[in-house]
Context: one part of a larger RNA
C1' cells in the first nucleotide's frame, strides 16, 4: 500500500422485514444439458449463458448431412488473344444445378463499350486462434469513488491532499486542517411528462351568428374553447416559523399545477473478470487451393427415456358463458390498410369506396346492466386426437398459421427451496410495432385502460468510508 476475517463501528440498497403477485406440482411453448443421429452447424455457461447471438429456420436464409456438378470459379479488379451486339423467347434431357437444339435480334463516331470464352495475376474459405488484436458490449454500479500538480512528511516502497465534526443521493457541501489547488466522475446543461403566456390555425376545434338533416362540425362563418407544435414564464428552502456557528434539517406553514432532486428518460470515471464476441464488421499469424472454395436437389437444424431455466394456460363464482352497452393512447399502411354491399356458423371470398393519410383505414378488453350456471374434475380447464376447410406461398408429408364439428387428458392451488415489486408502482386488462409471402410471437419493444398492501432496522446478501487482526 492492499486484498481477506463464520472480528468490531458508521451508512445505504425490494438486502432483510411487513405485504402482494408469482416459479418450483400440471399441460403446453420456447431456450439449454445429456442422449440420438448421415447431420442433428456454430457460439454463450455462477452472479454476468439458458424466449441468449435469432427483430421471424418449409425451399431460401444455412454456416451441418448425403448425393449431383463446376475448377478464373457464385461474385470483383488487372493485363493479353479470340468470338458475339446487347438482349429476349420457345423446346428437349435432367432431382435440379447444368447441358443440347432452334427462332428473333445484328451497337458503333472504328477509338471503344457490352456480353462470352482461353490463358495468367490478384480470388474464395462462417476453417483456427477473442490467451496476438481493433471495436463492441456485459458486470460490479449510476456505486461515489479514481486520480495529478506543486508544497510538505518519510532512507525506501510511500504518505499528506482524499484524513477529522456535521450535512448530503453524492470526495454534496460546511467548519476545521502542512496543505493550495486542480482533472475525470457526481450535480447540471440535453430529450419527455405534468402547470401556464404569446405566436400560429388544417385535416384538428365549435361557444356566439347563419343555413341545413332522420342524424353527425354536415355547410358559410369563427379564432373563443380542446388540441397540434414552436418561442418563453414557472421552483430558487425564493418567503414564514423552529434547530444549527455554517451547510443544512424539519413544518397537514403560506402561495402554487408542482416543494425541497416534481416524475421518467439519455449519459456508466479509474478499472477488474487474460469476461464475451475472429460467426455482424475489421485484422496479425497459422492452415485448404479440382478443396476446409462453390453451385444445386434433398434431408437436418424440429429427434426423445431424461434433467434444468425462461414463460403461456389453467386449476375456476372477485368466476364461466349468452345478450344488451360504453371508454383510449401510441403506432402502421401502396405489389399495403380498406370503410360499405352479398355469399359463408367461420377462417374467408366475391365486389366496391377512401386514403401515401390530424381528412380514410387498421381498432380495444377488463369495466357496467340484464339472465344463466350452483361447488362438480363441473356449462372450470382446454392439452392430445379424428373428420371437414381457409389462407400465404414454386411447394406446407417431414415442418405453417387460422377455421368448424367431434373428442375432452393432466390439473381441486403446488416439498425443500426460491423471485419480482414502494405509486400511478404491484397486480390486472386489451392495442400497436420490427422482423414477415406466410408464421409455429405464449418472445421482444413500446402504449395506454382499470388499479392496491407496506410496522422497522435484529438478522441473510451486496455495497461504500475510516479503524482492527493473522497474511501477500
Nucleotide at each position: 500500500u492492499g486484498a481477506c476475517g463464520g472480528g468490531g463501528g458508521c451508512c445505504c440498497g425490494c438486502a432483510c422485514a411487513a405485504g402482494c403477485g408469482g416459479a418450483g406440482g400440471a399441460a403446453c411453448a420456447u431456450g439449454u444439458g445429456g442422449u440420438u443421429u448421415a447431420a442433428u452447424u456454430c457460439g454463450a455457461u455462477g452472479a454476468u449463458a439458458c424466449g441468449c447471438g435469432a427483430g421471424g429456420a418449409a425451399c431460401c436464409u444455412u454456416a451441418c448431412c448425403c448425393g449431383g456438378g463446376c475448377u478464373c470459379g457464385a461474385a470483383c479488379g488487372g493485363c493479353a488473344g479470340c468470338u458475339g451486339a446487347a438482349u429476349g423467347g420457345a423446346u428437349c434431357a435432367g432431382a435440379g444445378a447444368u447441358g443440347g437444339u432452334c427462332c428473333a435480334g445484328u451497337c458503333u463516331u472504328c477509338g471503344g463499350a457490352c456480353a462470352g470464352u482461353u490463358g495468367u495475376c490478384g480470388a474464395g474459405g462462417u476453417g483456427c486462434u477473442a490467451c496476438a488484436u481493433g471495436g463492441u458490449u456485459g458486470u460490479c454500479g449510476u456505486c461515489a469513488g479514481c486520480u495529478c500538480c506543486u508544497g510538505c512528511c518519510g532512507u525506501g516502497a510511500g504518505g499528506u491532499g482524499u484524513c477529522g465534526g456535521c450535512u448530503u443521493a453524492a470526495g454534496u457541501g460546511c467548519c476545521a486542517u502542512a496543505a493550495c489547488g486542480a482533472g475525470c466522475g457526481c450535480a447540471a446543461c440535453c430529450c419527455u411528462u405534468g402547470c401556464u403566456g404569446c405566436c400560429a390555425g388544417u385535416u384538428a376545434c365549435c361557444a356566439u351568428c347563419a343555413g341545413g338533416u332522420u342524424a353527425u362540425g354536415c355547410u358559410g362563418g369563427g379564432g373563443a374553447c380542446u388540441c397540434u407544435g414552436g418561442c418563453g414564464g414557472g421552483a430558487c428552502u425564493g418567503c414564514c416559523a423552529c434547530c444549527g456557528c455554517a451547510a443544512g434539517g424539519u413544518g397537514u406553514g403560506a402561495g402554487g399545477a408542482a416543494g425541497g432532486g416534481g416524475g421518467g428518460g439519455a449519459u456508466g470515471a479509474c478499472g477488474u473478470c487474460a469476461a464475451a464476441u475472429c460467426a455482424g464488421c475489421a485484422c496479425g499469424g497459422c492452415c485448404c487451393u479440382u478443396a476446409c472454395g462453390u453451385c444445386c436437389g434433398g434431408g437436418g437444424c424440429g429427434a426423445c427415456a431424461c434433467a434444468c431455466g425462461u414463460g403461456u394456460u389453467a386449476c375456476a363464482a372477485u368466476g364461466g358463458c349468452g345478450g344488451c352497452c360504453a371508454c383510449a393512447g401510441a403506432g402502421g399502411g401502396a405489389a399495403g390498410c380498406u370503410a360499405c354491399c352479398u355469399g359463408c356458423u367461420g377462417a374467408c371470398a366475391g365486389g366496391a369506396u377512401g386514403c401515401g393519410g390530424a381528412u380514410c383505414u387498421c381498432g380495444a378488453a377488463a369495466a357496467g346492466c340484464c339472465g344463466u350456471c350452483u361447488c362438480a374434475g363441473u356449462u372450470c380447464g382446454g392439452a392430445c386426437u379424428g373428420g371437414a376447410g381457409u389462407c400465404u406461398g414454386c411447394a406446407a408429408c417431414c415442418c405453417g398459421a387460422c377455421u368448424c364439428c367431434a373428442c375432452g387428458a393432466a390439473g381441486u392451488u403446488g416439498g425443500a427451496u426460491u423471485c419480482g415489486c414502494u405509486a400511478g408502482u404491484a397486480a390486472u386488462c386489451g392495442c400497436g410495432c420490427a422482423u414477415c409471402a406466410g408464421c409455429c410471437a405464449u418472445g421482444g419493444c413500446g402504449c395506454g385502460g382499470u388499479g392496491a398492501u407496506a410496522c422497522g432496522a435484529u438478522c441473510c446478501c451486496g455495497g461504500g468510508c475510516g479503524a482492527u487482526g493473522a497474511c501477500a

The prediction has a mean pLDDT of 82. The part of an RNA shown here (small-subunit ribosomal RNA, 3' major domain) has 472 nucleotides and comes from an uncultured Bacteroidales bacterium. The RNAcentral record of the full RNA draws on ENA and SILVA. Its Rfam family is "Bacterial small subunit ribosomal RNA".